Predicted 3D model of a 319-nucleotide part of an RNA (large-subunit ribosomal RNA, domain IV) from a Patescibacteria group bacterium. It matches the Rfam family "Bacterial large subunit ribosomal RNA". RNAcentral holds the full RNA, with entries from ENA.
[in-house]
Context: one part of a larger RNA
RNA sequence: UCUUCGUUAAGGAACUCGGCAAAACAGCGGCCGUAACUUCGGGAUAAGGCCUGCCUCGAGCAAUCGGGGCCGCAGCGAAAGAGUCCAAGCGACUGUUUACCAAAAACACAGGUCCCUGCAAAAGCGUAAGCUAAAGUAUAGGGGCUGAUGCCUGGCCAGUGUCAGAACGUUAAGGGGAGAGGUGCAAGCCUUGAUCCGAAGCGCUGAUGAACGCCGGCGAUAACUAUAAUCGUCCUAAGGUAGCGAAAUUCCUUGUCGGGUAAGUUCCGACCUGCACGAAUGGCAUAACGACUUGGACACUGUCUCAACGAAGAACUCG
Numbered sequence: 001u002c003u004u005c006g007u008u009a010a011g012g013a014a015c016u017c018g019g020c021a022a023a024a025c026a027g028c029g030g031c032c033g034u035a036a037c038u039u040c041g042g043g044a045u046a047a048g049g050c051c052u053g054c055c056u057c058g059a060g061c062a063a064u065c066g067g068g069g070c071c072g073c074a075g076c077g078a079a080a081g082a083g084u085c086c087a088a089g090c091g092a093c094u095g096u097u098u099a100c101c102a103a104a105a106a107c108a109c110a111g112g113u114c115c116c117u118g119c120a121a122a123a124g125c126g127u128a129a130g131c132u133a134a135a136g137u138a139u140a141g142g143g144g145c146u147g148a149u150g151c152c153u154g155g156c157c158a159g160u161g162u163c164a165g166a167a168c169g170u171u172a173a174g175g176g177g178a179g180a181g182g183u184g185c186a187a188g189c190c191u192u193g194a195u196c197c198g199a200a201g202c203g204c205u206g207a208u209g210a211a212c213g214c215c216g217g218c219g220a221u222a223a224c225u226a227u228a229a230u231c232g233u234c235c236u237a238a239g240g241u242a243g244c245g246a247a248a249u250u251c252c253u254u255g256u257c258g259g260g261u262a263a264g265u266u267c268c269g270a271c272c273u274g275c276a277c278g279a280a281u282g283g284c285a286u287a288a289c290g291a292c293u294u295g296g297a298c299a300c301u302g303u304c305u306c307a308a309c310g311a312a313g314a315a316c317u318c319g
Stems, first nucleotide, its partner, number of pairs: 001314008010305002014303001019300001029051004037042001039148001053070007071075001076081001083298007090290002095107002111146007123132003149285004154215003159212002161208005168203003174197002179192005216234005243277001244274001255271005
């Protein structure tokens, strides 16, 4: 010096990206007591407080309770055995995952919805036979999206997709064969060939958004100013509704105001000027839950001020 431990005056997070690590919390024993919120189940061992040994008497079947007494620094006498609270984000939850750098807000999930499928089903595997689906039958099976629950889920069908459409247009092979050409004495043979008939598809017509998706600009206007309920105009398929909003989304930005701090680029509550939220690529809330993320508080501490001493084992030096 290193590793693993132990103790430490005063202070107590000043450390640090961050209380990481450590300390502490006294324990699913008993009694008392327990908030907001809530889906009325929870939250909850919430929080917080007190007790705990032995002897003896009494009650009791016992567990245990009550009275009196005894000892120790210490009675859950050892070991083992929750730190807690406040607030926010995300995901409802229990689960699953990158075997060996990621456990999560990712995946799944119950629930919701759309599409396909009438059974020799759709879908999938296979060249096929055949098999799964299923020894099932639409309360079934397959696929897509969303993701408990609550309140909801706005406008646009112009583009793309899908579905429907006995008409019409376009149209291949094919059918047909008016005619034309070659050859031949001829019968014929060969070549070419118009109008016309002729499928799907495409065009065309319509529907469809919990299909892919999309959801404007400029100018003016109120008796201070400012702002604009209002008006004009251009464009569009239609111009973003409810709700939320500097947000896991806000560039400018440490926006502005308020709270918390002595001091706060973080955090919480607001505002709305949304660079570039927004409604099942779901929107907004949400009790419970989380080795998730963020901010704060109490307790506690060698994390730190600032280091010291000790133990064991190494390394090193000497024998």